[in-house]
Molecule: c-di-GMP-I riboswitch aptamer
Organism: Mesobacillus maritimus
RNA sequence: AACAGAAAAAGGCAAACCUGUUGAAAAACAGGGGCGCAAAGUCACGGGUCUAAGGGGGAAGUCAUCCUAUGACAGCCGGAUUGCCUGG
Repeated sequence: AACAGAAAAAGGCAAACCUGUUGAAAAACAGGGGCGCAAAGUCACGGGUCUAAGGGGGAAGUCAUCCUAUGACAGCCGGAUUGCCUGG
């Protein structure tokens, strides 16, 4: 150093749900909370998923409806990159 996570320690993160804020929404952020997590650190590069404001289709027009990411998810999978402890 590759690799591994059985036992241990120091600690770390924080799902659902609740409250507040932002947002068209998905969702994010803050506080509470704690399902889980050895990268549940970071990066939307590939796949996937969610949303559809704007744009487009349609329509006499309105409503309904369909398509679309430039919006999001890293706690869906892969990839990239950095890193704690122990074994080695």